[in-house]
Context: one part of a larger RNA
RNA sequence: CUGGGUUUAAAGGGUGCGUAGGCGGGUUGGUAAGUCCGUGGUGAAAUCCCCAAGCUUAACUUGGGAACUGCCGUGGAUACUAUCAAUCUUGAAUAUCGUGGAGGUAAGCGGAAUAUGUCAUGUAGCGGUGAAAUGCUUAGAUAUGACAUAGAACACCAAUUGCGUAGGCAGCUUACUACACGAUCAUUGACGCUGAGGCACGAAAGCGUGGGGAUCAAACAGGAUUAGAUACCCUGGUAGUCCACGCCCUAAACGAUGGAUACUCGACAUCAGCGAUACACUGUUGGUGUCUGAGCGAAAGCAUUAAGUAUCCCACCUGGGAAGUACGAUCGCAAGAUUGAAACUC
Numbered sequence: 001c002u003g004g005g006u007u008u009a010a011a012g013g014g015u016g017c018g019u020a021g022g023c024g025g026g027u028u029g030g031u032a033a034g035u036c037c038g039u040g041g042u043g044a045a046a047u048c049c050c051c052a053a054g055c056u057u058a059a060c061u062u063g064g065g066a067a068c069u070g071c072c073g074u075g076g077a078u079a080c081u082a083u084c085a086a087u088c089u090u091g092a093a094u095a096u097c098g099u100g101g102a103g104g105u106a107a108g109c110g111g112a113a114u115a116u117g118u119c120a121u122g123u124a125g126c127g128g129u130g131a132a133a134u135g136c137u138u139a140g141a142u143a144u145g146a147c148a149u150a151g152a153a154c155a156c157c158a159a160u161u162g163c164g165u166a167g168g169c170a171g172c173u174u175a176c177u178a179c180a181c182g183a184u185c186a187u188u189g190a191c192g193c194u195g196a197g198g199c200a201c202g203a204a205a206g207c208g209u210g211g212g213g214a215u216c217a218a219a220c221a222g223g224a225u226u227a228g229a230u231a232c233c234c235u236g237g238u239a240g241u242c243c244a245c246g247c248c249c250u251a252a253a254c255g256a257u258g259g260a261u262a263c264u265c266g267a268c269a270u271c272a273g274c275g276a277u278a279c280a281c282u283g284u285u286g287g288u289g290u291c292u293g294a295g296c297g298a299a300a301g302c303a304u305u306a307a308g309u310a311u312c313c314c315a316c317c318u319g320g321g322a323a324g325u326a327c328g329a330u331c332g333c334a335a336g337a338u339u340g341a342a343a344c345u346c
Stems, first nucleotide, its partner, number of pairs: 003318004007300002012314001014201004021194003025088007033081002035077008049065006091191001092188003095184006103177007110154001114150008125136002162169002206247006216240001220236004258313006266291010295302002319346003328339004
């Protein structure tokens, strides 16, 4: 390489859009490139194979045949692929009407809590723990009340809920905007699927500049615990946590399960529609879940949301360690990221 694989043994790219490429619905006709049949030429010799012959035999040598699975031409076939033309509607998209949602962006507003400040009441403790101490407090704390200021997060509703491609998204209102689904079956007429490179997005932490800074809190300090305690516990506390702009580009980025299409027993729950209705129930489309059958699986389990049965395209794996390291290259302000070995060893 082939083969076999990728939920958990090695292995699905973090996610999307999309270029090249690969693959691609029904019918009719043309062409005949692939494909199939015939035929002509060529396919050096030697070698291989078969049959003979010659060295006493064999190896070896010689002769003949076959073969050389290939290439070029030519005459046909037309099912499939291709290509050209026409056509169709079921794939795909559009239109009209309706429905849905924490989808996105921006602005404004709200209450609870927390902290701080001022004032008032009030007096000796508060806080914290397994127990304490550090800490705060007669310069009046803690507690209670009023007022003010600030920043961050949105209790209940709340759910096996919903939305989004993923990351993710939750107070309320408004503006802008994207989407999905249902019904009609009106329009286009294969316009499709996948997608190497590429481009875009991408939690948290981190970085740059400028703001902001209530809470929490790496680092750090102190108090405890302990044999020690660079920890777990406590009191503090700076980056950070928040905002704007620009980077970083990684996660157990998980369903540890790539995308698309078709097919394949049932039961129950739930979300959004549509239809029929008697408001018991029931049909149907699209989601979200639980259980179970065939089948699959090493088993656990999966099971119409497949890990079943098939097809197409992409990504990835090939014993453990060395190692996601070294070197080189690309990217980055840096941190580092991406790509990614070998010696050696078991």